[in-house]
A computed fold for a 523-nucleotide part of an RNA from an uncultured bacterium, annotated as small-subunit ribosomal RNA, 5' domain. It matches the Rfam family "Bacterial small subunit ribosomal RNA". The RNAcentral record of the full RNA draws on ENA and SILVA. Its mean pLDDT, the model's own confidence on a scale to 100, is 82.

Context: one part of a larger RNA
Parts: sequence; structure tokens; C1' cells
RNA sequence: GAUGAACGCUGGCGGCGUGCCUAAUACAUGCAAGUCGAUCGAGCUCCGCAAGGGGCUAGAGGCGUACGGGUGAGUAACACGUAGGUAACCUGCCCUCGAGUAUGGGAUACCCAGGCGAAAGCUUGGCUAAUACCGUAUAACGGGAGCGGCCGCAUGGCCGCUUUCUGAAAGGCGCCGUAAGGCGUCGCUCAUGGAUGGACCUGCGCUGCAUUAGCUAGUUGGCGGGGUAACGGCCCACCAAGGCUCGGAUGCAUAGCCGAUCUGAGAGGAUGACCGGCCACAAUGGGACUGAGACACGGCCCAUACUCCUACGGGAGGCAGCAGUAGGGAGUUUUCGGCAAUGGGGGAAACCCUGACCGAGCAACGCCGCGUGAGUGAUGAAGGUCUUCGGAUUGUAAAGCUCUGUUACGAGGGACGAAUGGCUUGUUUAGGAAAUGAGACAAGUUUGACGGUACCUCGCCAGAAAGUGACGGCUAACUACGUGCCAGCAGCCGCGGUAAUACGUAGGUCACAAGCGUUAUCC
Repeated sequence: GAUGAACGCUGGCGGCGUGCCUAAUACAUGCAAGUCGAUCGAGCUCCGCAAGGGGCUAGAGGCGUACGGGUGAGUAACACGUAGGUAACCUGCCCUCGAGUAUGGGAUACCCAGGCGAAAGCUUGGCUAAUACCGUAUAACGGGAGCGGCCGCAUGGCCGCUUUCUGAAAGGCGCCGUAAGGCGUCGCUCAUGGAUGGACCUGCGCUGCAUUAGCUAGUUGGCGGGGUAACGGCCCACCAAGGCUCGGAUGCAUAGCCGAUCUGAGAGGAUGACCGGCCACAAUGGGACUGAGACACGGCCCAUACUCCUACGGGAGGCAGCAGUAGGGAGUUUUCGGCAAUGGGGGAAACCCUGACCGAGCAACGCCGCGUGAGUGAUGAAGGUCUUCGGAUUGUAAAGCUCUGUUACGAGGGACGAAUGGCUUGUUUAGGAAAUGAGACAAGUUUGACGGUACCUCGCCAGAAAGUGACGGCUAACUACGUGCCAGCAGCCGCGGUAAUACGUAGGUCACAAGCGUUAUCC
């Protein structure tokens, strides 16, 4: 000098930050991931005489739930950082380019009837729909095979031709039209390129112990196969006997890594809270399913420990999400408000969801700012302390007088954050037969948790706001009394045994100040 600090004494305000470092201990309760009726059938309900229209719901279906949020247990490793490689790879939503969206079928949930169970839930029969599922047709710039050409960095890559294989939602909504049909838009399928995100490989860097010296059988390599998005002992059969190591293998211990942070003139040393990037984990251990993506925190299955319910047959659960509870500990906050903003998911949209986030609350935990008054005032008042009894000091300090009103308090006004957003109207652009729809522009209107907050104005009284540590030297700051190697102090040197500037008290002084000291740790 610094700290995610704690402890002691003290404590006025504001702004901005920060707040379980210990038990990756166990968790009551609530919330944290839903959404779409413009995919589908059904049921309920409201308006209506009806036609028709509006709303809600369980179910089927789609997208999302792999993001966002938490933690640092494990990990000494291509985990991370940095620089490269992939001629060995994948990529939903998004953008671009090209082509298409033809024709059929069988089920099933919900529901109805019945059965079992304490419950969780399960089951039999029957009915029905789809952008759910399954056929057929069509298609190549895609996959396989063959031929030719060009190129490279070893395996190889690219292009052209021939042959073979493979797809769709027939969809929804809106507009025009008597209809047929056409158009717009959102979708769907195949293929191209991109973007984004990921996967794998490699060079270098990355803690301590040699009182750890040898380690290794899928081990090292090859051939063939399997598997994967893809290379690879990744896995398997066979063959060979290799591979690593004092330039530290192996073992043990410790540890998430980095941007950065602290310190330091720098080199370096120490650290890895908050914020950002990457990784790993989700009671413990294992496994796969679905999917573009997981081996999946609030999904599934199995095992184990623990907790809970039970009719004892059987079931349910996982806060290292936000709050909160118990425990541990020197030690760490509210079971708050809102989706107004930013961002995310779904939806054509309105909108819905969002403990992400934005805010408020608590805590001097930190940094910064402000205040606790200013000017004048000598009879140098009183009181205190000291005294050589003359006085000195506290001390312009107080009182008194003249002001100010920061902050606080009261009253009144009162935001920015909010418009490129939504809705309505109008104008216009491209396309189209037109209409709807799409883009651009303009006007109006609407939306604020924070918050009647910030801020502004007026009023008001010096009124409501100072402590902590030290005073022997280091080290700024001294006297008196008490005590008498006692009581005690102390960071080091050391003080105290009758004149203690070192203990205790008082007066005075010094330092910092809403803080000041102490302890711990790092430089």
C1' cells in the first nucleotide's frame, strides 16, 4: 500500500459498487420454462330467435426446455492460454441462390362404456382428426460405381459425362371471384453458398515433493473390420515387440484456467472475490433415449445413502436457480416490486411467460463527495489543570454581536429513462388483372416497477449531527497525582523495586476523522 474481511469503541447524509471465502452440509414454503386455436378433433361457456361470432380448457401436434441462472467438488489435463491445422467434420432458427409442394392409406390420444389400486397410477373394448404416422410417383448441382480433364501439401482435392438410389405438409390464414381458379403471406421438402455455433488434431506455455526412479499388455505399432458428423486402439480379431523416462516418466500432495487484480521504479512476487471468456459439475455412481444440438440442474432408467407418504401391497423427492430455514463459523442481506427498459422463448400479431434483468430493502463492507456552521469578539470572563503563588495554559476557544441555510425538517411543483415499439389514419414504393398483404414516410393516440423518487422553489431554527487511537526511542505529540518488580504495559528495544514524560487517572498535546484502532493475509 491492499482486502469479498472480522473484532473493539463510535456513528449525520448522499452517490456508486460489494455482500457464505466455512459444510459440493441437509432443506419447510413460494416462485425460477413455457407458448401456439392462423396445425387438429373434442368438450365447456358467453352474445344472438337463428345464421353466426367471442372466450376458456384437458388431449394430439409444433417450437422451446442443450439458452439464460448457479457452483468450483473433480481436473496437473490439449482443461486453459496462445499460434496454427482439418485434403478427417457437423450446424435447428437466420440470410442467399435454384427446383418443387403430385397422389393414396391405416391408426391413435382426448372422448364413451367397463375393470384394478389407499395413492401414485394402470388396464380392456369401441369412436375420431391433423402441419402426427406410413406407402406410391416425380427430382440432382446430393450419396455409390465407371470414364475423361485439371490441380495439390502425403493420404488426396475440384470439374464434366454415363448409370443407379433417395423427398415433400394434398398445410394454415387473408383477399378477389357465382364457380373453376388466381393472388398475397406464414409454412414444408431437396439442393447451393454464407453466417453463427460447435467437434477433433498439433507446436509452445502452465504448482510442489527424488525422503516418489523406474512405468506400461490395448500397452507401442501394423493389417483387416466395427463404430462415429469425423480422424484415431475409440472398440474388436490377428501379427510384431514395442512405447515413456534424470531435459524428471510413474507415484503422492495441492489446484478450476485465463483476461485480469494487488504490490513494485521496473524486473519480479502474490492472488484468480465482483465483471468478461473457456472448462467441469447438478444428492452419490452408472447408462442411454429424444433431438440440429445433451449423455441433459428444475427429463428418463438402474443402483446406493438420506428424507417423506402409505390401507404395508407400494409410491414420492433432489435449492451448487431467487428469496428463505437449520447447521457450521470470527463472518456474509429481503420468504420485496415490476416486466416500464434491455435481452430471451413461443406466436402472423395482439399478447403470454421470464427470481435473466431492471429496481427497491438490509449492512460504514469498500471508494468518493458533503455536513456537524461562518465572521467578529480580550474584562484574555468563569471553571479545570499546573505553579517558583508572580503567574502560565485551556484560549478567539466560550459568552456576546452580525450572518448563512449546505444537509436535515415542513409545504408546493415535478422528471429523463418512452419510442426506430403497439394501435388508428393518411401519403408513397416494388410486384400484381385487381384486392389483401409487404416496405418507407408523416400525423394522432397509448404504455413507468423505480416514484410523488431525483430535481426545482418557498419557509424554518445554529438549531438535529464527533469520535477513535497515540504522546520513552523508532514516531508527530508532556505535565500532575496514584501505584511501588505490585497492579500492569509491550510491534522491537524494553518500562514498573517511592520523585515512572513507558502502568492507571486527570489536564494538555499530536494524528486521522464518520470513522479510528486491533487481528489475519499478500506485495